[in-house]
Model confidence (mean pLDDT): 80 of 100.
This is a predicted structure of a 71-nucleotide RNA (transfer RNA) from a Gaiellaceae bacterium.
NCBI's taxonomy places the organism under Bacteria, Bacillati, Thermoleophilia, Gaiellales, Gaiellaceae.
RNA sequence: GGGGACGUAGCUCAACGGGAGAGCACCUCGCUUGCACCGAGGGAAUGCGGGUUCGAUUCCUGUCGUCUCCA
Numbered sequence: 001g002g003g004g005a006c007g008u009a010g011c012u013c014a015a016c017g018g019g020a021g022a023g024c025a026c027c028u029c030g031c032u033u034g035c036a037c038c039g040a041g042g043g044a045a046u047g048c049g050g051g052u053u054c055g056a057u058u059c060c061u062g063u064c065g066u067c068u069c070c071a
Stems, first nucleotide, its partner, number of pairs: 001070007010024004018054001026042005047063005
C1' cells in the first nucleotide's frame, strides 16, 4: 500500500427496511431479624459524516478504530 471481517446498554450478544431487545451487571421497592435467593419497577446503547427511501441498526458511500490475510 491492497483485500476481508467487525463496531448496538457497564460486559457478552440478538434484531426478514416499519415496535432497539435478551442474559449478566447497576439503582429503587417488596420479602427476611439480617444476608442471600426470589418477585415488582426503573436508568442506560446503534463509532462518526453524507446519501437512497414515506421510513435505515439493516441498503450505498466516505472516514475512524480493532482484528486478520497478501505484498